[in-house]
A computed fold for a 268-nucleotide RNA from an Actinomycetota bacterium, annotated as Bacterial large signal recognition particle RNA. Of the family's consensus pairs, 93% are formed in the model. Lineage of the source: Bacteria > Bacillati > Actinomycetota. It is recorded under the gene name ffs. The coordinates come from a structure-prediction model, not an experiment, and the mean pLDDT is 78.
RNA sequence: CCGUGCUAGGCGGGGAGGUAGCGGUGCCCUGCACUCGCAAUCCGCUCUAGCGAGGCUGAAAUCCCGCCCGAGGGACUUAGGCCUUCGGGGCCAGUACGCCGGUCGAGGGCGUGGAUGGCCAGGUCCCGCGCGAUGGACGCUCGUGAACCAGGUCAGGUCCGGGAGGAAGCAGCCUUAAGCGAUCCCGUUCAUGCGCCGCGGGGAAGCCUGGCCGGAGCCUUGGGCCGGCGGGAACGCCCGGAGGCGAGCUUCGACGGCGGGUGCACGG
Repeated sequence: CCGUGCUAGGCGGGGAGGUAGCGGUGCCCUGCACUCGCAAUCCGCUCUAGCGAGGCUGAAAUCCCGCCCGAGGGACUUAGGCCUUCGGGGCCAGUACGCCGGUCGAGGGCGUGGAUGGCCAGGUCCCGCGCGAUGGACGCUCGUGAACCAGGUCAGGUCCGGGAGGAAGCAGCCUUAAGCGAUCCCGUUCAUGCGCCGCGGGGAAGCCUGGCCGGAGCCUUGGGCCGGCGGGAACGCCCGGAGGCGAGCUUCGACGGCGGGUGCACGG
């Protein structure tokens, strides 16, 4: 140095958490790495380490140590970094909001078939009168309406009379008073949250309608910019608290890279 057989070792590691401490189960990272059983009011251990059973590999690409790199995790700081949120304070100088003014351009509409404007008249408004309508009352009209105490006629009966005749008069019939009812045609009167009604008077502005003058603007919507004003303070501002991200520093550190180290027996 080569071959064969074996042994130590290995067959994942790490972070946080938890624990007196270590490892594991559970979470996360790495990235691919034997199987089964056990385990969070947990399981196994006691000093470098899961325990039990089985299997594979094996002295190196694989085991052990050191260094580098650095996925990822943890601790601390963060006054001058950002965001979110809570409490307190303060201010309309800023943003936003509201109002007003100016200016710019845009959309829509009206307008030489005549805009804004001016003048005139009428209406809308107020007062008075009238007319109408509606409603009420009364009258008119019609109906009804009196045992006696209304009228007329009064059968029968009654009374007076010698008689002729006369008188009062019930029922019935006719009529009527008060009253009751109907009708709403007509008349009188009263009233009105009534009227595209009429007449007269008054009328500040606006609006509407019409006429005349005159000849080119007028209305509306939302916006940009500038300026002014306002405050129950929404944001921004100040103080304090919490959380997240980022940053700094520190700690552990997978994967990967480099370097070094580690047997036994037999045969050649």